The RNA shown here (small-subunit ribosomal RNA) has 1492 nucleotides and comes from Torreya grandis.

């Protein structure tokens, strides 16, 4: 400290994720040990059982126990004193009656200390308990006796009470009233245990007033303490006085009377949540999260009330009543509260032993001994969590054996093991044995623990996750979108480092994964430290309150500020030094820091306050000046429509092109002259002006706001922002009441259309105009909040001032306001902006904080409504956006090419048969190839074979290759069975080399590796092909510019068949394509002359001569825009001419750049996997690859007279031949057959070319065209001709009379015709396919349009790239929200009712031991009763929460539904925003804004 993840790449925004840390944790899995800590977070839910607060006999009466007795001694219930309000436990309640911090005054405290003092005189009871007596029980009643440090009474004391003689009562005194000042008497409250207790004694312990003290409590203020405004008004004891009452004490604490206050936007009230601090975790800090265990406060104790006793409580193991709910009962009535420890059971992922001890510490009472003490102390359980060790060390290579892997060699677990030697932490066993104990002795629960010594033997003791990336660690092998994984991204459809095993690595370690929270990471709520043109964000606009900020000078004062210092924030934590437990974890001592809040003393700069002044900001007066500013009112023109009158006489209107409409009742047009809305032509502009914005344009005229400018005067900060508020606010929309020409939603129609609720035509209504009132939004945009200051330049436009020495006009400057354009520094993520900022700064404000659901739902306010403001959650998604980049693509734009389209020829599409295919058929019709770029193609030869297919038949180390045995030479021949493989019997042979063992080679048999496979995958591959396309294009190095994708280079201006060439230019050079180079073909020289020419003969034939010419082979030479003219930039080309066989690439091939189509091809080959092995391999016969309602491609061969048929007779060029070509003669009507020369080929041979050219006949007709089908007879070849060959010969004569939509080739020796040849091949479907020559044309304006291609641009939501992304309804799954007549809860509140128990009050019904009286009776007490609040509880009503619910609206999501095509491109009508009609749906169309 980062990193993954949007994209074809890239840079931003901007959300998810993930690495760290951590925990009272949980849970898979695995588990040796010690030491210190933690352990119900849920149900404040019930609770069984034991215990947690008792103790004094030195306060007292009295019983028992013991003893033979007494007396010591013990116990015990009960009075009586003291504690039980302390320790312990929880976190429900409470958002201030709480806490924390830092101050007050008005107050109480039992034990504790410290000082003074003092304790005198009397009485009367009631427990216990005894008797009787009620109830099961719990518990009592009634007579009777008794002590006490129980309880009463009285003396005595000082203090307080009494503040104003105002504590009461009488007097005194005053005529009454204010004010001051003064006296007597007598009463009430307040006490003591005549010495209490223990002791022979000092003495000790206890009691009483008073005064202090420590400690502790009560109470009051100031600041600080979550979340909602979709809670904004709360509040009648409420808020302030007097009087009384009450408390320990102020105090509406509480009454009575009396005013009407008091809290609040700095957030009252109400809602929802939560104990609260020290602390704890995280984070660099600032912050955020949290409040277990440890500590302080608080509350609360089965739910709700209440009082009692006390010092002190409304009391956790105390009391009364209500309520619930559990036990027990004799049914009459009782008893109970583990949120104390242990435990149980429920809940719940989830939390422990009904164990030991008072030894330490520490609490109660006690004089003390001892006594309690589930506080504590110390064990047990649980890896729960923090830290310590251990699970061996040193050698040990035959690198063992097994695993894994493998290119087989080998490599890896791996010194790992085994083995050798050696320790003993731990571990078993035996001895010894603590410290903690304090205060002479005694006392030890833990603990026979820790610690220490001796034996003993490597013994007892390793696991979990993880290996695609983040992120450290790889491979096999199963599975095949299955089965699983996964935090994100994402992985798996037969080669899977991502699944599951395996082996190997990694990483932590008696732990490790995972899950769940909380910080960080996140500058992802940004004080520190963030944003707002386009990514989320600037209110539509002004005016302004409250708040915030706020100019120069100069005092004051001292609130913020700054400094000293003082107290103070408990103790533990934290950090720093250090001690001690072997370390360390824990434990123990010492120290200290910011920082808060208070007090003191100080400084004066700045900010605030006070006071005084100044003018540079802001106003106010003047004098001028531009304006479509705003209200009103008058006025005139054009244009339309419209009505009436003329003229006329057929059509107008409309549209891509019609119709609907209109028109002989006279339209359309012309022409005259009303009429009547509404809107302002020209000027006029991409420009100006003005207004806050919204808006604002005809002329004049009246009322009026504001801007700029210029003087001087005047006021002296009067300022700037501005929540709340308030004013305005296009358009559509509403209400009323006019108006109503044009145009125009909605509607009718009429075209388009597969529809067409649109576009596009005709008609047409509201609404558009007025006034008056409402609405309150817009792409209300500069998508750019207001204010002020600062910062370098060019050039425009508008206004007003001024200067150039009078004045005007013209230049040309200055300054101010306002309005453009360009571009520099600087900003920015780019794009841009840039003195009109998006710079650079200060000020106040509005808003943002992933994307959808949603600007929806639900509350509220506003509105007549429509409909505005305000404004969510559930659910869902891993992206959603923004700039820009490279391509692709556009019914965008431009330039440019091509048999691309025009313009010409001939065709196919129709018939026939011929061949491929596809489909059907079939035992089997093997199989690839399927748009251009399959489809006369692999296949340049399917009868058998070929054959890969199907039947029936056989063999199984196989035809065939390699290793091992065993035999035997090979080999050959004759036969029998069978469709043939094949079986079975008979025979003939005896080779070659030799070190005599054998051995080469062949053949035959056996066993096992193995062979074999046209089986599957061309989407595992290789190698070859096709195709954009022979199209000009495709890339690099270096520089340079951009954060980068990337761009520049390769663009531009010109030129070419060309990225060809030349200029230009931040680019210079280079490669791979282009061209040349290489082959044929056209000319020519030179050389060479066989078989070839040529001559010799009348012809022929042989011979002979000879190379001029033909021709035919070699080597050359020609052509280069060389030359002239124009033309163009002085080019690069380009045009025309000469010259030449040939002229601008001379013609034609081979030749094919980067890539593209997962293009084809495992069936040429070759190969990875995967599949078969008595068979998916191999032999054999026969069938089938040739089938046949149909569809279709591709060539033939035709319809005829530019023909056909006969006859006759010319001219080629290439090419093949010995298992082949085959001449001449002969036979056959032929096919052919027969005999046979030649020639291994410029020699012989196939060979005849044909079309053409002379002619004869036919005469437009299904014919003398045309030739399929068919029957008959033959003919090659071949082992074989039926399925299934060809070819002759007679005979037979189908369809076709020029071909619909469509559609194809070709630019010259080409197109169309003509024949020839050859490869394969024993024949053959060959009409193909590959060569050869022969005759031999038409047309090209021109680039508008179809197709395809390049360059540049420009636009995009596409990048699988338009066959592209994409919207909406409908239908069908699923899960979450909303409404909703309602229902049945809960929580809070108010009003009435009823009112338990308790205080208080009142009554005087009843009833008492002290005291006074003493004769009633008084004083005081308790009982009832009866009143005032009132807790539960009833009944009623608002309100808020969360459920439920027929039914229903919308939205979300869900590999292959259905209807359409609304957006993106000019997306085929530009789209968008507001609105108001309207229609399955997306949408439409109206007004008016916007350019994104």
């Nucleotide at each position: 400290a980062g990193a993954g993840u949007u994209u074809g790449a890239u840079c931003c925004u901007a959300c998810c994720u993930c690495a760290g840390g951590a925990u009272g944790a949980a849970u898979g899995u695995u588990g040796g040990c010690a030491g210190c800590a933690u352990g119900c977070u849920u149900a404040a839910c019930a609770c069984a059982u034991g215990u947690a607060a008792g103790u004094c006999a030195g306060a007292u009466g009295a019983g028992a126990a013991g003893u033979g007795g007494u007396g010591u001694u013990u116990c015990u219930a009960g009075u009586g004193g003291u504690g039980a309000a302390c320790a312990g436990g929880u976190g429900a309640g409470u958002a201030a009656u709480g806490u924390g911090u830092a101050a007050g005054a008005a107050u109480c405290u039992a034990c504790c200390c410290u000082u003074g003092g003092g304790a005198g005189g009397g009485g009367a009871a009631c427990a216990a308990u005894a008797g009787c007596u009620g109830g099961a029980a719990a518990u009592g009643g009634c007579u009777g006796c008794u002590a006490a440090u129980a309880c009463c009474c009285u003396a005595u004391a000082g203090a307080g009470u009494u503040a104003g003689u105002a504590c009461c009562u009488c007097a005194u005194a005053a005529a009454g009233g204010u004010a001051g000042g003064u006296u007597g008497a007598g009463g009430a409250g307040c006490a003591a245990a005549a010495g209490g207790g223990a002791a022979g004694a000092a003495u000790c312990c206890a009691c009483c007033c008073a005064a202090g003290g420590a400690g502790g409590g009560g109470c009051u203020c100031a600041c600080g303490u979550c979340u909602g405004a979709u809670u904004a008004g709360c509040u009648a004891g409420u808020u302030a006085g007097u009087g009384a009452g009450g408390c320990a004490a102020u105090g509406g604490c509480u009454u009575a009377c009396c005013a009407a206050g008091g809290c609040c936007c700095u957030a009252a009230u109400c809602a929802g949540u939560a104990g609260u601090u020290g602390g704890u975790c995280u984070a660099a800090g600032a912050g955020g999260a949290u409040g277990a265990u440890c500590a302080g406060c608080c509350a609360c104790a089965c739910u709700g009330g209440g009082a009692c006793u006390g010092a002190g409580a409304c009391a956790u193991a105390g009391c009364c009543c209500a309520g619930a709910c559990u036990c027990c009962u004799a049914u009459g009535g009782g008893a109970g509260g583990u949120a104390g420890u242990a435990g149980u059971g429920a809940g719940g992922a989830a939390u422990u032993u009904u164990a030991u001890g008072c030894a330490a510490u520490g609490g109660g009472a006690g004089a003390a001994a001892g006594c309690c003490u589930a506080a504590c102390a110390g064990a047990g359980c649980a890896a729960u969590g923090c830290c310590a060790c251990a699970u061996g060390a040193a050698g040990g290579a035959a690198g063992a054996a097994g695993g894994c892997u493998c290119g087989c060699a080998g490599g890896u677990c791996a010194u790992a093991a085994a083995u050798u030697u050696c320790u003993u932490u731990u571990c078993u066993c035996a001895g010894a044995g603590a410290a903690g104990a304090a205060g002479g002795a005694a006392u030890g629960a833990u603990g026979g623990u820790a610690u220490c010594u001796a034996a003993g033997g490597a013994a007892u003791a390793a696991g979990c996750a993880u290996u695609g990336u983040c992120u450290a660690a790889c491979u096999c092998u199963a599975u095949g979108c299955c089965a699983g994984c996964a935090a994100c991204c994402a992985c798996a459809a037969u080669a899977a480092a991502a699944u599951a095993g395996a082996g190997g690595a990694u990483g932590c370690a008696a732990g490790u994964g995972u899950u769940a929270u909380c910080c960080a990471u996140a500058a992802u709520u940004a004080u520190u430290g963030g944003g707002c043109u386009u990514a989320a964000a600037g209110u539509g606009u002004c005016u302004a309150u409250a708040g915030g900020u706020g100019g120069c000078u100069u005092u004051u004062c001292a609130a913020g500020u700054c400094c000293u210092u003082c107290a103070u924030c408990a103790a533990a934590u934290c950090c720093u030094a250090g001690c001690a437990c072997u370390c360390a974890a824990c434990c123990c001592u010492a120290g200290a820091u910011a920082g808060g809040c208070g007090g003191u003393g100080g400084a004066a700069a700045c900010u605030a306050c006070c006071a005084a002044g100044c003018u540079a900001g802001a106003g106010u007066a003047u004098g001028g000046u531009a304006g479509a500013g705003g209200c009103a009112g008058a006025g005139g023109g054009a244009a339309u429509u419209u009505a009436c009158a003329g003229u006329g006489g057929a059509g107008c209107a409309g549209u891509g092109a019609a119709a609907u409409g209109u028109g002989a009742u006279g339209g359309g047009a012309u022409c005259g002259a009303g009429a009547a809305g509404a809107a302002a032509a020209c000027c006029a502009a991409u420009g100006g002006u003005u207004g806050a914005a919204a808006g604002c344009a005809c002329u004049c005229u009246g009322c009026u706001a504001g801007g700029c400018u210029a003087u001087u005067a005047u006021u002296g900060a009067c300022a700037c922002u501005u929540a709340g508020a308030g004013a305005u606010g296009a358009a559509a929309g509403c209400u009323a009441g006019g108006g109503g020409a044009g145009a125009a939603a909605a509607u009718g129609g009429g075209a388009u259309u597969a529809g067409a609720g649109a576009c596009c035509c005709c008609a047409a209504u509201a609404g558009u105009c007025c006034u008056a009132g409402c609405c309150a939004u817009a792409a209300a945009u500069g998508a750019u909040g207001g204010a002020u200051a600062u910062u370098g330049a060019g050039u425009g436009c508008u206004a007003u001032a001024u200067g150039u020495a009078u004045c005007g006009a013209c230049c040309u400057g200055u300054a101010u306001a306002g309005u453009g354009u360009u571009a520099u520094a600087g900003c920015u993520a780019a794009u841009g902006c840039a003195u009109u900022a998006a710079u650079u700064a200060u000020c106040c404000c509005a808003c943002c904080u992933a994307g959808g659901a949603a600007g929806u739902a639900u509350c509220u306010u506003c509105a007549c409504a429509a409909g505005a403001a305000u404004g969510a959650a559930a659910c869902u998604c891993a992206a959603a956006g923004g700039a820009a980049u490279u391509g692709a693509c556009a019914a965008g734009g431009g330039c440019u090419c091509a048999c691309a389209c025009a313009a010409g020829u001939g065709g196919u599409g129709g018939a026939g048969a011929a061949u491929g295919u596809g489909g059907u058929u079939u035992a089997a019709u093997u199989u690839g190839a399927u748009g251009c770029a399959a489809a006369g193609u692999g296949a340049a030869g399917a009868a058998c074979c070929u054959u890969a297919c199907c039947a029936a038949g056989g063999a199984u180390u196989g035809g065939c290759a390699u290793g091992u045995c065993a035999c035997g030479a090979a080999u050959c021949c004759u036969u029998u069975u069978g469709a043939a493989a094949a079986a079975g019997a008979g025979g003939a042979g005896u080779g070659c080399c030799u070190u005599c063992a054998g051995g080469a080679a062949c053949a035959u048999g056996g066993a096992c590796a193995c062979a074999a496979g046209u089986g599957g995958u061309g989407c595992a591959u290789g190698g070859c092909u096709g195709u954009c396309a022979u199209c000009a294009g495709u890339u690099c190095a270096u520089g340079c510019c951009a954060u980068a994708a990337g761009g520049u280079g390769u663009u531009g201006g010109g030129u070419u068949a060309a990225g060809u060439c030349c200029c230009a230019c931040a680019a210079u050079g280079a490669g791979c394509a282009c061209a040349a180079c290489c082959c044929u073909c056209a000319u020519g020289u030179u050389u060479a002359g066989u078989u070839g020419c040529c001559a010799u003969a009348a012809u022929a034939g042989u011979u002979u001569g000879g190379c001029a010419c033909c021709c035919u082979g070699a080597a050359c030479a020609g052509a280069c825009u060389a030359u002239c003219g124009g033309u163009g930039u002085u080019a690069a080309g380009c045009u025309g001419g000469a010259g030449g066989a040939a002229g601008g690439u001379g013609a034609g091939g081979a030749u094919g750049a980067u890539g593209u189509c997962a293009a084809g091809u495992c069936a040429u080959c070759a190969u990875g996997c995967c599949c078969c092995u008595u068979a998916u391999g191999u032999c054999c016969u026969g069938g089938g690859u040739g089938a046949c309602a149909c569809a279709u491609g591709u060539g033939c061969u035709a319809a005829a007279a530019u023909g056909g048929c006969c006859a006759a007779a010319a001219c080629a060029a290439a090419a093949g031949g010995u298992c082949a070509u085959g001449a001449c003669c002969c036979c056959a009507u032929g096919a052919g057959g027969g005999c046979a020369a030649g020639a291994u080929a410029a020699c012989c041979u196939c060979a005849a070319a044909a079309a053409c050219c002379u002619a004869u006949c036919c005469u437009c007709a299904a014919u003398u065209c045309a030739g399929a089908u068919u029957g008959c007879a033959g003919g090659u070849u071949g082992c074989a001709a039926c399925u299934c060959a060809c070819c002759u010969g007679c005979a037979u004569g189908a369809a076709g009379u020029a071909g619909g939509a469509a559609u194809c080739g070709c630019u010259a020796g080409u197109a169309a015709u003509c024949a020839c040849c050859g490869g394969u091949c024993a024949a053959c479907c060959a009409u193909a396919c590959g060569g050869u020559g022969g005759u031999g044309a038409a047309u090209u304006c021109a680039u508008u349009c179809u197709c395809g291609a390049g360059c540049c641009u420009u636009g995009u939501a596409c990048a699988u790239a338009u066959u592209g992304c994409c919207u909406a309804u409908c239908a069908c799954a699923c899960g979450a929200g909303g409404g909703a007549a309602g229902u049945a809860a809960g929580c809070c509140a108010u009003g009435c009712u009823c009112a338990a128990a308790u205080u208080c009050a009142u009554u005087a019904c009843c009833u008492u031991a002290a005291c006074c009286a003493c004769a009633a009776g008084g004083a005081a007490g308790g009982g009832a009763a009866u009143g005032c609040c009132c807790a539960a509880g009833g009944c009623a009503u608002a309100g808020c929460u969360a459920a439920u619910g027929a039914c229903u609206g919308g939205a979300g999501u869900g590999a292959a539904g259905u209807c359409a095509u609304a957006a993106c491109a000019a997306g085929g009508u530009a789209g968008u925003c507001a609105u108001a009609c309207u229609a399955g749906a997306a949408g439409g169309u109206g007004u008016g804004a916007u350019u994104g």
The source organism's lineage runs through Eukaryota, Tracheophyta, Conifers II, Cupressales and Torreya. The sequence is in RNAcentral, with records from SILVA.